This is a predicted structure of a 90-nucleotide RNA (c-di-GMP-I-GGC riboswitch aptamer) from a Thermodesulfovibrionales bacterium. The model forms 90% of the base pairs in the Rfam consensus. The organism belongs to Thermodesulfovibrionales, within Bacteria. The sequence was found by an Rfam model in a public genome assembly. Model confidence (mean pLDDT): 84 of 100.
RNA sequence: UCCGAAAAAGGUAAACCCUGGGUAACCAGGGGGCACAAAGCCAAGGGUCCUGCGGGGGGAUUCAAAAACAGGAUAGCCGGGUUGCCGAAG
Numbered sequence: 001u002c003c004g005a006a007a008a009a010g011g012u013a014a015a016c017c018c019u020g021g022g023u024a025a026c027c028a029g030g031g032g033g034c035a036c037a038a039a040g041c042c043a044a045g046g047g048u049c050c051u052g053c054g055g056g057g058g059g060a061u062u063c064a065a066a067a068a069c070a071g072g073a074u075a076g077c078c079g080g081g082u083u084g085c086c087g088a089a090g
């Protein structure tokens, strides 16, 4: 350094519930605990989701969640970057 133990210490916290914020995705706090060895941090790559715009297609106007475009959310979707606790075997 790789690696991650039926190890020790410590940490994070899904669903769901309550309160608050946001048009929304979602976020923050409290409860909770599915999980996690980076489930610490980063939205510049891909994905997904939301909002606006748009108006293909369907059906006449209208309706609206096709693409494109803009802004946003997600780091617990993937990949990447970066920092880092502990330590047996190999």
Stems, first nucleotide, its partner, number of pairs: 002090001003087002011036002016031006034076001040082003045078002047074006058063001